[in-house]
Context: one part of a larger RNA
RNA sequence: UGACGGGGACCCGCACAAGCGGUGGAGCAUGUGGUUUAAUUCGACGGUAAGCGAGGAACCUUACCAAGGCUUGACAUGUACCUGCAUCUCCUGGAAACAGGAGCGCCUUCGAGGGUGGUACACAGGUGCUGCACGGUUGUCGUCAGCUCGUGUCGUGAGAUGUGCACUUAAGUGUGCGAACGAGCGCAACCCCUAUUGUUGGUUACAAGUGUCCAACGAGACUGCCAGGGUUUAACCUGGAGGAAGGUGGGGAUGACGUCAAAUCAGCGUGGCUCUUACGCCUUGGGCUACACACGUGCUACAAUGGACAGUUACAAAGGGACGCCAAGGGGCAACCCGGAGCAAAUCCCAUCAAAACUGUCCCCAGUUCGGAUUGAGGGCUGAAACUCGCCCUCAUGAAGCCGGAAUCGCUAGUAACCGUAGAUCAGCCUCGCUACGGUGAAUACGUUCUCGGGUUUUGUACA
Numbered sequence: 001u002g003a004c005g006g007g008g009a010c011c012c013g014c015a016c017a018a019g020c021g022g023u024g025g026a027g028c029a030u031g032u033g034g035u036u037u038a039a040u041u042c043g044a045c046g047g048u049a050a051g052c053g054a055g056g057a058a059c060c061u062u063a064c065c066a067a068g069g070c071u072u073g074a075c076a077u078g079u080a081c082c083u084g085c086a087u088c089u090c091c092u093g094g095a096a097a098c099a100g101g102a103g104c105g106c107c108u109u110c111g112a113g114g115g116u117g118g119u120a121c122a123c124a125g126g127u128g129c130u131g132c133a134c135g136g137u138u139g140u141c142g143u144c145a146g147c148u149c150g151u152g153u154c155g156u157g158a159g160a161u162g163u164g165c166a167c168u169u170a171a172g173u174g175u176g177c178g179a180a181c182g183a184g185c186g187c188a189a190c191c192c193c194u195a196u197u198g199u200u201g202g203u204u205a206c207a208a209g210u211g212u213c214c215a216a217c218g219a220g221a222c223u224g225c226c227a228g229g230g231u232u233u234a235a236c237c238u239g240g241a242g243g244a245a246g247g248u249g250g251g252g253a254u255g256a257c258g259u260c261a262a263a264u265c266a267g268c269g270u271g272g273c274u275c276u277u278a279c280g281c282c283u284u285g286g287g288c289u290a291c292a293c294a295c296g297u298g299c300u301a302c303a304a305u306g307g308a309c310a311g312u313u314a315c316a317a318a319g320g321g322a323c324g325c326c327a328a329g330g331g332g333c334a335a336c337c338c339g340g341a342g343c344a345a346a347u348c349c350c351a352u353c354a355a356a357a358c359u360g361u362c363c364c365c366a367g368u369u370c371g372g373a374u375u376g377a378g379g380g381c382u383g384a385a386a387c388u389c390g391c392c393c394u395c396a397u398g399a400a401g402c403c404g405g406a407a408u409c410g411c412u413a414g415u416a417a418c419c420g421u422a423g424a425u426c427a428g429c430c431u432c433g434c435u436a437c438g439g440u441g442a443a444u445a446c447g448u449u450c451u452c453g454g455g456u457u458u459u460g461u462a463c464a
Stems, first nucleotide, its partner, number of pairs: 001464002003461003007458007015448002019411005026300008034291002042053002064286007073123001077122006085115001088103006106114002125275002128273003134269002136264003139260001141258001146185006152161003164177004191252004196219007222246001225240005302404001306363006313357001319350003324343002329338003370401001375396007417440007
């Protein structure tokens, strides 16, 4: 100087407390461990792994396994030699890849020049190992308020000071004082969205004239004004006025020096090592979907603040659309099918764009008109192909479950909770996930003793 303390002081955070809703019990979905397996590919493991890489595992993907094949190779460059030759079509074998045979058969300046194929050689290739050799990227402490430098001064020196003390702040934010004076990376501001309004312009938006809506450019909020407190003056704090908005208005992007030899050689790049008729490559089938069990994350419930039926009773935002979105009309109980209008989209479609909500009727507290697992039958869709292993519809079936032990999680306001909508991926879909969007819309915070994490300071130390 740090680090540590079941030392002290001060301060902060959904950290506790005060509340609301969950998880832990049930069924299912999904990830993981374990076990099993020919293989169940690999990685991630307290917080900071476990609906994570994966924003789409039937084939492909795919890296794993079995079997069948190839060896200059599925892909790149070069050298030498050979070749009127590839691609394509047909036949035989085959699960295919591939092997064998036959047919068609390139441009040309006629130089074997280009291209193609073959042979030989350099080489290719590896999702093989090492993240404890690395780059790049990322998580976390933490959006915490810290981390440093130049010069000066002090100290023999390591170092200190600055960065301290008092007050203050969300903040090393600021004010005052002080051997410090300045500066940098962080904080804040500059950027984006949102709340109010003016002007201009409006197509495709809207009731027809600028009211809605959209775009661009402006205005507006700055402790600016008032009162009290603070130190007489300050930073600042409390209250008030005006205002759409008030003290950072709300949200996002933005993550300092560093820590964890944290994560990733399987996104990519890359040193070293290693395989080279195989640890490379192709194909078919299987596996990644197994199942005594254990854990994580979710969904649906256990019901009456509910369930069912009816109304043609309402009200959104944000997205997507050409190998696409698909209207009207018709068929079907439905999934869906026929159909074909419009739309490269403020125009048309998904989508009457919602569902909770509201109104009326039934149910009368029961394993039920709750709950929907599981199973049977019949259908629909995608796709060469739904057996392993897809989704959806209809009928039937109707399991566990009566609010969950110890324990544990999220959230402070348009938040939690409840309700639906859209998108990426995508032929289809295991999406109950993720990301975004709106609708309805709370309760509580006395306070900082305690738990956890962090900051500043001080003290002890046999630790570095």
Overview:
This is a predicted structure of a 464-nucleotide part of an RNA (small-subunit ribosomal RNA, 3' major domain) from a bacterium. Its mean pLDDT, the model's own confidence on a scale to 100, is 81. It matches the Rfam family "Bacterial small subunit ribosomal RNA".